[in-house]
Context: one part of a larger RNA
RNA sequence: CUGGGCGUAAAGCGCGCGUAGGUGGUUCAGUAAGUUGGAAGUGAAAUCCCCGGGCUCAACCUGGGAACUGCUUUCAAAACUGCUGAGCUAGAGUACGGUAGAGGGUAGUGGAAUUUCCUGUGUAGCGGUGAAAUGCGUAGAUAUAGGAAGGAACACCAGUGGCGAAGGCGACUACCUGGACUGAUACUGACACUGAGGUGCGAAAGCGGUGGGGAGCAAACAGGAUUAGAUACCCUGGUAGUCCACGCCGUAAACGAUGUCAACUAGCCGUUGGAUUCCUUGAGAAUUUAGUGGCGCAGCUAACGCAUUAAGUUGACCGCCUGGGGAGUACGGCCGCAAGGUUAAAACUC
Numbered sequence: 001c002u003g004g005g006c007g008u009a010a011a012g013c014g015c016g017c018g019u020a021g022g023u024g025g026u027u028c029a030g031u032a033a034g035u036u037g038g039a040a041g042u043g044a045a046a047u048c049c050c051c052g053g054g055c056u057c058a059a060c061c062u063g064g065g066a067a068c069u070g071c072u073u074u075c076a077a078a079a080c081u082g083c084u085g086a087g088c089u090a091g092a093g094u095a096c097g098g099u100a101g102a103g104g105g106u107a108g109u110g111g112a113a114u115u116u117c118c119u120g121u122g123u124a125g126c127g128g129u130g131a132a133a134u135g136c137g138u139a140g141a142u143a144u145a146g147g148a149a150g151g152a153a154c155a156c157c158a159g160u161g162g163c164g165a166a167g168g169c170g171a172c173u174a175c176c177u178g179g180a181c182u183g184a185u186a187c188u189g190a191c192a193c194u195g196a197g198g199u200g201c202g203a204a205a206g207c208g209g210u211g212g213g214g215a216g217c218a219a220a221c222a223g224g225a226u227u228a229g230a231u232a233c234c235c236u237g238g239u240a241g242u243c244c245a246c247g248c249c250g251u252a253a254a255c256g257a258u259g260u261c262a263a264c265u266a267g268c269c270g271u272u273g274g275a276u277u278c279c280u281u282g283a284g285a286a287u288u289u290a291g292u293g294g295c296g297c298a299g300c301u302a303a304c305g306c307a308u309u310a311a312g313u314u315g316a317c318c319g320c321c322u323g324g325g326g327a328g329u330a331c332g333g334c335c336g337c338a339a340g341g342u343u344a345a346a347a348c349u350c
Stems, first nucleotide, its partner, number of pairs: 004321003007304002012318001014201004021194003025088007033081002035077008049065006091191001092188004096183004103177007110154001115149007125136002162169002206248003210245003216242002221237004259317006267295012279282001299306002323350003332343004
């Protein structure tokens, strides 16, 4: 390479958009590049294969045939693929009317709680633990009542509920804005799918001569315990950080460990958003559609399990795997302020 694979054994890029490329609905006509058939030319000899011959046989040598699966030219066919032209509406999209939603951004507002400060009441403890101690407190703490400040997060509602491509999103109000679902018509007429490179988004942590902010929590650090020791687990403190703005970083068990799109293949029970129908108008029933869950048949699977939200049966395209360690490392390239990221070996060894 081929073959075989990628939920858990090695293997689905964290997720989109999209270039080249690959693939592509339906009807008619044309064309003849692919395709199919015929003919002609060529396809050196030797080799291989078949039938003979010669060395006593064989290897070997040798005659004839076949073959050389190919290429070129030409004639013909027109189903399929391609190309050209003209159409169609079932894919895709647009317009119109509705619906649900923590989808995103900006600004403003609110209450509970923690902390600190001020004032009043009040007196000897508080706090913490397995037990303690460090710590706080007669300079009046803890507790309690009133007031003020400031930051961060939004209890209940809350739900295998919703929205988003993923990361993720949860108080309320306003503005700006993306997508989805649904209904009946009208329109465009294959405009589609995937997507190497490319480009954008991307939790937390981290970075900056950063600039603000700092209530709580809390790496580092300090002290008290525990212990043989305790650079920990427990306790008392506590700085970066956590928050905001701007710019980087580009990684996660970025997980459904399951790429995207399309078609087909028993059912049953929930739940969310629509639509239609039915009456016994109810906390109703049935049908259908888009999600989101639980079981379960066929089938698949090494088993576990998956099972119309497939890991079933197929098609299109991309990514990835090829024994363990060395190693996601070295070197080089690219990116980054750095931390580092990305691409990515070999010797050696089992």
The part of an RNA shown here (small-subunit ribosomal RNA, central domain) has 350 nucleotides and comes from Pseudomonas peli. The full RNA is in RNAcentral, with records from ENA and SILVA. The organism belongs to Pseudomonas, within Bacteria.